[in-house]
The RNA shown here (SAM riboswitch aptamer (S box leader)) has 109 nucleotides and comes from Aneurinibacillus danicus. Taxonomically the source falls in Aneurinibacillus (Bacteria, Bacilli, Caryophanales, Paenibacillaceae). It was read from a public genome assembly, where an Rfam model found it.
RNA sequence: CGCUUAUCGAGAGAUGGUUGAGGGACUGGCCCGAUGACACCCGGCAACCUGCCGCCUUAUAGCGGUAAGGUGCUAACUCCUGCAGAAUUCGCAUUCUGAAAGAUAAGGU
Numbered sequence: 001c002g003c004u005u006a007u008c009g010a011g012a013g014a015u016g017g018u019u020g021a022g023g024g025a026c027u028g029g030c031c032c033g034a035u036g037a038c039a040c041c042c043g044g045c046a047a048c049c050u051g052c053c054g055c056c057u058u059a060u061a062g063c064g065g066u067a068a069g070g071u072g073c074u075a076a077c078u079c080c081u082g083c084a085g086a087a088u089u090c091g092c093a094u095u096c097u098g099a100a101a102g103a104u105a106a107g108g109u
Stems, first nucleotide, its partner, number of pairs: 001108001003107006013042001016041003022032003026082001028080002043074003048070003051066005078101001083098006
């Protein structure tokens, strides 16, 4: 980064430190926040990639473990929603499925 693939209902701070006003991507909602949100550090969570160990294999591929390294994450289902289809309904609405958008990782440009 208008690219490709995969994942996104789990997990992670009662009362850690600094800072000081907005924040949850956007729309519409609904929430968080001076009882200190957001951000940074520390701590922690996880296992996408690398490494290491084991299983299997002729080998590759694959599976399991570890958590040393590279990210990432650390309120609420990606907080809900947006577009389409289906089901229920007299209707309002509700539910489900798929997409769009978004986030993260790896590859690529």